[in-house]
The RNA shown here (small-subunit ribosomal RNA) has 1481 nucleotides and comes from a metagenome. RNAcentral holds the sequence, with entries from SILVA. Rfam family: Bacterial small subunit ribosomal RNA. Model confidence (mean pLDDT): 82 of 100.
């Protein structure tokens, strides 16, 4: 710093997903050892038990307990004893008083607040303890706990009565001072004041203890200081406008109360006011802050530990005491809960430390106050779960160790292996050495000052001892660093994300190997990052999501040139402050975390001094923005009125007569009661042809005869005028097509709804005939359009060319008119820039600025819900669950289209013969069977594997047998084996006799054979979707890449396209190409011509020579003719076209002429096409069988279907006889002559030929004659029947042929279809392979030989451009909606629960606070007293109050029969809407 995932590939747009960091962590799994930390995040849920706040006798009276002194009274004979009191003195101590308890420590529930953070005020305040100054402590009183007695109650606990103390209480004395009123002064300036001051007035203190003393803690009251605190305020400080209006003590004032203090903080009275789109109020969440974590950083989250600050102490309220509380471990009421109880009453309050229960999860009922702190107290001291230890816990971070070296037979054993090996691996044994942690022993700290150590006999330090006790966890397809073998077969399983698994899984499981971290190591949560994916740094809006439909104006944001000024912004400078701890640095613990000195930062805020460009405010001017005036001209701009014509319909007459209308085609309809055509004449409603043009207007919707009235605006041209007046514009408020609402009209044509035809499986569409609302007028309403340039409004800026609208000026000219120049609008092309690309490009999507509006994966859904507008239709604002991992934009290559252009093909047409009908023959479905063996399946399976199934073949079927085996190597042993007879059996096989090797190196080799053990053999058993080889098909189509350039961000393009022209990507011209490969052609083969060479078994002209005849012979090399060579043709000439090309037409010559004609020859690839049964092969099965033999059957069945032939249906033919003319080819397990027998199939017998000698072997149609006369025939032959040949062991199932008899069915074949363009079709026969035998099949040969091709519209296949695309498994695509079933969130619902937060009204506890106080009180006054005032005080009333009740509505939540519509689901139904001109754009 990035990567992975949308596609066939690519660019971009986006979204999700990963790699890092972090953590009060839980979970697996495994666990040595120290030091620092941290350690109920849930249920502010409930709590057993213990312990967390007491201290002071030097305040106080008692009490108690020790001791010493004394000692009344009693006991004893006495010694003595008991021992009331008394005093001392020590010491404990309930009560009364003071302090203190408001600190410390907990925990975040509630709080959106002056709560808290920051800075600033208080001239509006308080402050125990402490410090400092001064001044002062005089002499009285009366009570009360404690104690006694009695007396309620279970218990808590109370009551009466009596007695006393003070530093407890209460008068007075004094009054430095303080404080109030007075009515002066003086001063200062942050003047609702503040300080000082003189004068008399009034009000107001106090406490004593200890000590022989000294003197000392104390005590009042006053002033200053500290320290904590209260209180105002600027400014910060979470969402949600689907929360927009909130307030009644509410806002202010006067006056009073109250308060430490200012204030509506409370009250009376007056005023009507205050807050809010710069978000009031309401609703949700939230303690906040220094920090922390992440980031580069701006930013995002968080708010444990430490610290500050607030709140809170079971919920609510409420004082009270005090300096301080409205008080955690005080009190009082109320209310839940929990406890005791004698039922009448009580009692409690862990969110302090430990601890229980709940939870996924957070420790001991530990030790000590020695250290730091607090409280008291003179002091000793006592108190302290604060706090310092120490336990537990890998929770974190940090540090250390589980051993170092040397050690190849590269042990053994795993793993694998191509059997050779590799690898685990110096790793291990083994041999030397260490000694951190451990283990035994000794010593032994700091932390504390003289004295005290919980910690701890721990740290540390010394000697000794021992490799012994200490390594796991995740991962290993890509992301991302590591690979192999079995296991498992879309199973079990894995998964962050893509995406693994369907029989060779680097992805599962397991192992063996490896990579990563390590006492950890994975998962799982949450948070930043990456994420420029909310973009101030630092995003965008034509088509990826995204420009309001337009306009006018409000607010508000920005705003021309020039001076002068100010000093709100803005800059520089000083000073306060921004607490510590955090960060950073040094130097320290051996190191590291940790401790601990300076520094820097804390980017704020606040004072204060400057500066004046730039924005703001002020003053003043300018004219160019921007108005106004005035001259002109264009315009379907707008509103009302009114007037034409041409067409439609209809209606009324004439003329006239069978139709008309509609359509692909038709039929509904309409017409003989007279349509339709065509004429006159009438009405009536819309609409304005031509002119008309990417022309004009208008902000947008819009907006089109013609004429008049009114009326907005733009544009040129002038510079008179005004001087910045501007520009955009939430909110507002107008306008806003069509279609639709409401009220009245109008209704010709057209027409949603709808009826009829039609078309179709089906048509609630498309087409056709009607047809109504609507279209139209007026006047409301709705308020939305793909309202689209899919492009917000303004303003300057930045090559060009070239059209058209509407001014204006200038030149030129006699003029029409021409050309230059401006301005304004409006197309087009086209640079630079912009852009994923496509494009855009002065009309911008460049460059800039100012101002609105909008967007943040897809779907769900523009949908619920709530609000707001509407008569309603609905419109507007507008979510969430809960699903995917995409979903998209723009080019790319392909495919594909019922797109489009070009070209080719027996593709069509033109023709000829057929096929489909019949009958046999094959093959193949199906069917049956014990078996009917396998495979081939549109073209391109179906006379195909098969070039030949009676047994074999034979894979199939039934029955009989073998089990190292019918084959092959290897081993041991035995014999030879074979092969002949015989017997038994269906036979396979078993039995019996016979039979006996070769080579020698002479006892072992070869060759057979049997027997015996395993290794193995063996499979036409599985998979052509694991595979080699080989074949089809596209197709003999022309075409398919490659290099280098060039060009695009790239996928890819170019060259391969274009003009021409070919059979051809054949050749040419042109082109950023430029060459090059595989194909094409063409080299080969074979046929057509002539030559040369050679002449046998072919040939035979000339010469002999022979025969009835024959090259039959001698002989020849001439000729056909064999097969070997090489020429021949190459658009070579020659004329027309073409572009002086390529070529292409037609002619000459040629045997042959533009590839002569045929074969072979088959690029790149596609079809998971064929073939595991040609062959070969991996992988899985089978092993007394899925091997192997054998006898038999089977493959040859047969209601039906199809394909491919053959044979006919007859006269261009049958039938009969006479005769002629081939070629290419076989052939000794062959071909077989001739003769001779048979009607013939064919037998006999046998020449000859291993074949240009001989044989198969007569070619046949055709030729002549002769016969049948259109008939189911002299046609046609099945099909049966008898007799025969022939192959073979063997023709029963189930061969072929021959005679003789039978003689179907067909009379030219529907719908469709095939084949073929010249030596071809059609037609005639020959031949061969397979093969004992069996051919209509196939491969080949020749004989006779046609017809027709205007052409290139369609069909059907192909090639090339080119288009559209949502399609890449490529149209047998892809895909969209109801409906059924499953599940899952979510709306609505009669309602029904529960929650919170207001308000109204009742009750009305405690308390405060007024009032009353006839009851009750000691202090103080008169008074001798009695009493009598003053004071207080119970009870009683009001006023306020919580918590309960109640009543009407509100938000939220949960749940609800049913019901809605949305997601997702295996391969379900229906249909095909959309994507190609998707088949109605």
């Nucleotide at each position: 710093a990035g990567a992975g995932u949308u596609u066939g590939a690519u660019c971009c747009u986006g979204g999700c997903u990963c790699a890092g960091g972090a953590c009060g962590a839980a979970c697996g799994c495994u666990g040595g050892c120290g030091g620092c930390g941290u350690g109920c995040c849930u249920a502010a849920c409930a709590c057993a038990u213990g312990c967390a706040a007491g201290u002071c006798g030097a305040g106080c009276g008692g009490g108690g307990a020790u001791a010493u002194a004394g000692g009344a009274a009693g006991a004893g004979u006495a010694a003595u004893u008991u021992g009331a009191c008394u005093a001392u003195a020590u010491u404990c101590u309930a009560g009364c008083g003071g302090c203190g308890g408001a600190c410390g420590g907990g925990u975040g529930a509630g709080u959106a607040a002056c709560g808290c953070g920051u800075g600033a005020g208080c001239a509006a305040c308080c402050u125990g303890u402490c410090c400092u100054u001064g001044u002062c402590u005089g002499g009285g009183g009366g009570a009360u706990a404690a104690g006694a007695a009695g007396c309620c109650g279970a218990a808590a606990g109370g009551c009466u009565u009596u007695u006393u103390a003070a530093u407890a209480c209460c008068g007075u004395a004094u009054g430095a001072g303080a404080c109030c009123a007075u009515a002066g002064u003086a001063u200062u300036a942050u003047a609702u004041g503040g300080u000082g001051u003189a004068g008399g007035g009034g009000u107001u203190a106090a406490a004593g203890g200890a000590g022989u003393a000294a003197u000392u803690c104390g005590g009042a009251c006053a002033g200053g200081g500290g320290u904590g605190g209260g209180c105002u305020u600027g400014c910060g400080u979470c969402u949600g406008a689907u929360u927009a209006g909130c307030u009644a003590g509410u806002u202010g004032g006067u006056g009073a109360g109250g308060u430490a203090a200012u204030g509506g903080c409370u009250c009376a009275c007056c005023a009507a006011g205050g807050u809010a789109g710069c978000g009031a109020u309401c609703a949700g969440u939230a303690g906040u802050u220094g920090a922390c974590c992440u980031g580069a950083g701006a930013g995002g989250g968080u708010g444990a530990u430490c610290g500050g600050c607030c709140a809170c102490a079971c919920u609510g309220g409420a004082a009270c005491u005090g300096a301080g509380a409205u008080a955690c471990g005080g009190u009082c009421c109320a209310g839940a809960c929990u406890c005791c109880u004698a039922c009448g009453g009580g009692a409690g309050g862990c969110a302090g430390c430990a601890g229980u229960g709940g939870g996924a999860a957070u420790a001991u009922u530990g030790g000590g106050c020695a250290a730091u702190g607090g409280g008291c107290g003179a002091a000793a001291g006592c108190c302290u779960g604060a706090c310092c230890c120490a336990g537990c816990a890998a929770c974190g971070c940090c540090g250390c160790g589980u051993g170092a070296a040397g050690g190849a037979a590269g042990a053994a054993g795993g793993c694998u292996u191509u059997c050779g090996g590799g690898u685990c691996g110096u790793a291990a044994a083994c041999u030397u050495c260490u000694a951190u942690c451990c283990c035994a022993g000794g010593u032994g700290a700091a932390g504390a000052u003289a004295a005290u150590g919980a910690u701890g006999g721990u740290a540390g330090c010394c000697u000794g001892g021992a490799a012994g006790g200490a390594a796991g966890c995740c991962c290993c397809g890509g992301c991302u660093a590591a690979c192999u073998a079995c296991g498992u077969g879309c199973c079990a399983g894995c998964a962050g994300u893509u995406g693994c698994g369907g029989u060779a899984a680097u992805a599962u499981g397991u192992a063996g190997g490896g990579g990563g971290c390590a006492a950890g190591c994975g998962u799982u949560g949450u948070c930043c990052g990456g994420a420029a994916u909310g973009a101030u740094u630092g995003g965008g809006c034509g088509u990826a999501a995204a420009g309001g439909g337009c306009g006018c104006g409000u607010a508000g944001g920005c705003g021309g040139c020039c001076u002068u000024u100010u000093a709100a912004g803005u800059c520089c400078g000083a000073u306060g402050u921004g607490a510590a701890a955090g960060u950073u640095u040094g130097g320290u613990u051996u190191u590291a975390a940790g401790g601990u000195g300076g520094g820097a930062a804390u980017u704020g805020c606040a004072u204060u001094g400057g500066a004046a460009a730039c924005u703001g405010g002020a003053a003043g001017g300018c004219u160019u923005g921007a108005g106004u005036g005035c001259a002109g001209g264009a315009g379907a701009g707008g509103u009302a009125a009114g007037u034409g014509g041409a067409a439609u319909u209809u209606u009324u007459g004439g003329u006239g007569u069978a139709g008309u209308g509609g359509u692909g085609a038709a039929a509904u309809g309409u017409g003989u009661a007279g349509a339709g055509a065509u004429u006159g004449g009438g009405a009536g409603g819309a609409a304005u042809a031509u002119u008309a043009g990417u022309g004009g207007u208008g902000a947008a919707g819009g907006u089109g005869a013609c004429u008049u009235a009114c009326u907005g605006g733009a544009c040129u041209g002038u510079a008179a005028u005004u001087g910045a007046c501007g520009c955009u514009g939430a909110g507002g408020c107008g306008c806003g097509a069509a279609a639709g609402u409401g009220u009245g009209g109008g209704g010709a044509g057209u027409a949603a709804a709808u009826a009829g035809g039609a078309u179709u499986a089906g048509a609630u569409a498309u087409c056709c005939u009607g047809g109504u609302a609507g279209u139209c007028c007026a006047c409301a309403c709705u308020g939305u359009a793909a309202a689209c340039g899919a492009u917000g409004a303004g303003u300057g800026c930045u090559a060009g060319g070239u059209g058209u609208a509407g001014g204006a000026g200038g030149u030129a000219u006699u003029g029409a008119u021409u050309c230059c120049u401006u301005c304004u609008g409006u197309g087009c092309c086209g640079g630079a820039g912009u852009a994923a690309a496509u494009a855009u490009a002065a009309u911008a999507a460049g460059c800039a600025c100012u101002c609105c509006g909008c967007c943040u994966g897809g779907g769900g859904a523009g949908u619920a819900c709530g609000g707001c507008c509407g008569c309603a239709a609905g419109g507007u604002u507008g979510a969430a669950a809960c699903u995917c991992a995409a979903a998209g934009g723009a080019a790319u290559u392909g495919a594909c289209g019922g797109g489009g252009g070009c070209c080719c093909g027996c593709a069509c047409a033109a023709g000829c013969a057929g096929c489909g009908g019949a009958g046999c023959a094959u093959g193949u479905u199906g069917u049956u069977u014990a078996a009917u063996u396998c495979g081939a399946a549109g073209c391109a399976a179906u006379g195909u594997g098969a070039a030949g199934a009676a047994u074999u073949u034979u894979a199939c079927c039934a029955g009989g047998u073998c089990u190292u085996g019918a084959c092959a190597u290897c081993c041991a042993g035995u014999a030879a084996a074979a092969g002949c007879a015989u017997c038994a059996g269906a036979g396979a096989u078993g039995a019996u006799g016979u039979g006996u090797g070769a080579g020698c190196u002479u006892g072992c080799u070869c060759a057979u054979a049997c027997u015996g053990a395993g290794a193995c053999a063996g499979g036409u058993g599985g998979u052509g979707c694991a595979u080699g080889g080989u074949u089809g098909u596209c197709g003999u189509c022309a075409g398919c890449u490659c290099g280098u350039g060039u060009u695009g961000u790239g996928a890819g393009a170019u060259g391969u396209u274009g003009g021409g022209u070919u059979a051809a990507g054949u050749c040419u011209c042109g082109c950023a190409a430029c060459g090059a490969g595989c194909g094409c052609a063409a080299c080969c083969c074979u046929u057509g011509u002539g030559a040369u060479u050679a002449g046998u078994u072919a040939c035979u002209a000339a010469c002999g020579u022979g025969u009835a005849a024959u090259g039959g012979u001698g002989a020849g090399g001439a000729c056909u003719c064999u097969a070997a060579u090489a020429a021949g043709a190459u658009u070579g000439u020659u004329g027309g076209g073409g572009a002086c090309a390529a070529c292409u037409c037609g002619g000459a010559g040629g045997a042959a002429g533009g590839u002569g004609g045929g074969g072979a020859c088959g690029a790149c690839g596609u079809c998971a096409a064929a073939u595991c049964a040609u062959c070969a092969u991996g992988c899985c099965c089978c092993u007394u069988a899925u091997g192997a033999c054998c006898u038999g059957g089977g493959c040859u069945a047969c209601a039906a279907a199809c394909g491919u032939g053959c044979u006919a249906c007859a006269a261009u033919g049958g039938c009969c006889a006479c005769u002629a003319c081939a070629g290419a080819g076989a052939g000794u397990u062959g071909c077989g002559a001739a003769c001779u027998c048979g009607c013939a199939a064919g037998a006999g017998c046998a020449a000859g030929c291993g074949a240009a000698u001989c044989u198969c072997a007569c070619a046949a149609a055709a030729g002549u004659g002769g016969u049948c006369c259109c008939a189911g025939u002299u046609c046609g032959g099945a099909u049966u029947g008898u007799g025969g040949g022939c192959u073979g062991c063997a023709a029963c199932c189930c061969g072929c042929c021959c005679a003789c008899a039978u003689g179907a069915a067909g009379c030219c074949g529907g719908a469709g279809u095939u084949g073929c363009u010249a030596g071809u079709a059609a037609u005639c026969g020959c031949g061969g392979a397979u093969c004992a035998g069996u051919a209509u099949g196939c491969c080949g040969c020749g004989g006779u030989g046609a017809a027709u091709a205007c052409g290139u519209u369609c069909c059907c296949g192909g090639g090339c451009c080119u288009u559209g695309u949502a399609c890449a498994c490529a149209c047998c695509g892809c895909c969209c909606g109801u409906c059924a079933c499953a599940c899952c969130a979510u709306g609505g619902g009669a309602g029904u629960u529960g929650a919170u937060a207001g308000c109204g009204c009742c009750c009305g506890a405690a308390g405060u606070u007024g009032g009353u106080g006839a009851g009750g009180c000691a202090a103080u006054u008169a008074g001798u007293a009695a009493u009598g005032g003053a004071g207080u005080u119970a009870g009683c009333c009001g006023c306020c109050g919580a918590a309960g009740g109640u009543g009407a509505g509100a938000u939220c939540a949960a749940u609800g029969a049913c019901u809605g519509g949305g997601g997702u689901g295996a391969a379900g139904u229906c249909g095909u809407a959309a994507c190609a001109a998707g088949g109605u754009a």